[in-house]
RNA sequence: GCAGCGAACACGAACGUCGCUUGAUCCAUCGUGUUCAAGAGGAAAGUCCGGGCUCCGCAGGACAGGAUGGUCGGUAACGCCGACCGGUCGCAAGAUCAGGGAAAGUGCAACAGAGAGUAGUCCGCCGAACGAUGCGUGCCCAGCAUGCAUGCGUGGUCAGGGUGAAACGGUGAGGUAAGAGCUCACCAGCAUCGUGGGUGACCACGAUGGCUUGGCAAACCCCAUCCGGAGCAAAACCAAACAGGAAGCAGUUCACCCGUGCAGCGUGACAUGUCAUGCCGCGCGUUGGUGACGCGAAGCGGUUCGUUUCGUCAUGACUUUCGGGUAGGUUGCUGGAGGUGGCGAGCAAUCGUCAUCCUAGACAAAUGGCGUUCCAGUGCUUGAUCGCAUUGAACAGAACCCGGCUUAUGCGUUCGCUGCAUUU
Numbered sequence: 001g002c003a004g005c006g007a008a009c010a011c012g013a014a015c016g017u018c019g020c021u022u023g024a025u026c027c028a029u030c031g032u033g034u035u036c037a038a039g040a041g042g043a044a045a046g047u048c049c050g051g052g053c054u055c056c057g058c059a060g061g062a063c064a065g066g067a068u069g070g071u072c073g074g075u076a077a078c079g080c081c082g083a084c085c086g087g088u089c090g091c092a093a094g095a096u097c098a099g100g101g102a103a104a105g106u107g108c109a110a111c112a113g114a115g116a117g118u119a120g121u122c123c124g125c126c127g128a129a130c131g132a133u134g135c136g137u138g139c140c141c142a143g144c145a146u147g148c149a150u151g152c153g154u155g156g157u158c159a160g161g162g163u164g165a166a167a168c169g170g171u172g173a174g175g176u177a178a179g180a181g182c183u184c185a186c187c188a189g190c191a192u193c194g195u196g197g198g199u200g201a202c203c204a205c206g207a208u209g210g211c212u213u214g215g216c217a218a219a220c221c222c223c224a225u226c227c228g229g230a231g232c233a234a235a236a237c238c239a240a241a242c243a244g245g246a247a248g249c250a251g252u253u254c255a256c257c258c259g260u261g262c263a264g265c266g267u268g269a270c271a272u273g274u275c276a277u278g279c280c281g282c283g284c285g286u287u288g289g290u291g292a293c294g295c296g297a298a299g300c301g302g303u304u305c306g307u308u309u310c311g312u313c314a315u316g317a318c319u320u321u322c323g324g325g326u327a328g329g330u331u332g333c334u335g336g337a338g339g340u341g342g343c344g345a346g347c348a349a350u351c352g353u354c355a356u357c358c359u360a361g362a363c364a365a366a367u368g369g370c371g372u373u374c375c376a377g378u379g380c381u382u383g384a385u386c387g388c389a390u391u392g393a394a395c396a397g398a399a400c401c402c403g404g405c406u407u408a409u410g411c412g413u414u415c416g417c418u419g420c421a422u423u424u
Base pairs, nucleotide, nucleotide: 001420002419003418004417005416006415007414008413009412011410012374013373014372015371016370017369018368020039021038022037023036024035026033027031041395045406046405048404049403050402051401052400053231054230055229056228065227066226067225068224069223070084071083072082073081074080085099086097087096088095089094100222101221105220106219107216108215122161123160124157125156126155129154130153131152132150133149134148135147136146137145138144139143169187170186171185172184173183174182188212190209191208192207193206194205195204196203197202235331236330237329238328245322246321247320248319249316251293253292254291255290256289257288258285259284260283261282262281264279265278266277267276268275269274270273294312295311296310297309298308299307300306301305338357339356340355341354342353343352344351345350375392376391377390378389379388380387
């Protein structure tokens, strides 16, 4: 320098100004007021895991269902993280794995292929055995025996070809009609045992064995471990109006007056059955008025009574009280498994300790706009500065909180490491 691998970080700064949300503060003024301060992310997202918190449930055990699955550690916990082990990929830095069991049982394997699991003969190889055909030989010539040939039938064979992701160890020798773990030697792998190392997964070495036992469990299943349910629209408190529910409410007693309706009697007028007026009786009341008695409440004396004051139909489309409860309001709500820095333990994840800091809390849901200067990037110009122009990005946006994972995402910066080439 080129090509890569792995991490971490930032997503402009200051000031002014106009707004928005929250908190504190001030007040003859209590307000859409004054002053001051603070105000989105690495994913605030998906809601996929785990926990806190809240309410409900809960004798114990088993079944069902779900999740997870190398080992050791970390953690409040996890399906997360770290280190290590093993498999696979990469020259390497490194990446990746749902990484228990297929020698419990059941099941599955497209297409191709003869055959897909105690398999299989399509091509090929063989002619040993049985049969067939042909030729030869022997005999006691019907026939039988035997030899050779053909490779025709039954057949033997998985070494080779071919198909496939996968075809039942590899190399060599023996063996055979041809072949084959059929036999043997070595190698690989498996099982069992032993020795050594490691906390452990596991690793190294050795012995023995039968000669080889394929894949898939994010197929059923088996084994081990873990799991009560619902969620801040949880939950608690205050509490209108309307409707509905429950409970309560001391007279419609008498007299007179007033008003009014009806009947009877009397008087007056005249157009002789109407009007005006008086008396008496009955009835009614726009919460009609006054008094008496009764009743209720409170007070005083007093003891079962007296007295004073006030109230006494309003039975309710607007009476009083109570309970549930909606709208609405308040709490939950942000000081926390919290941030930053130092020191210590640990390979690390992480933990301990000390100091220091307070940093959104809305609910028709605030966190924005503009200007100036600086900073950073890009373009133009220049010999170079200067200058001019332009950009501040993409994904996105808190809603009870926290730890993770996953997904989306543009530009830039830094650090560590690997391979190759070159130079010193």

Notes
This is a predicted structure of a 424-nucleotide RNA (Bacterial RNase P class A) from a Pirellulaceae bacterium. Its Rfam family is "Bacterial RNase P class A". It is annotated as a ribozyme. About the family: Ribonuclease P (RNase P) is a ubiquitous endoribonuclease, found in archaea, bacteria and eukarya as well as chloroplasts and mitochondria. The prediction has a mean pLDDT of 75. The organism belongs to Pirellulaceae, within Bacteria. The RNAcentral record of the sequence draws on ENA. It is recorded under the gene name rnpB.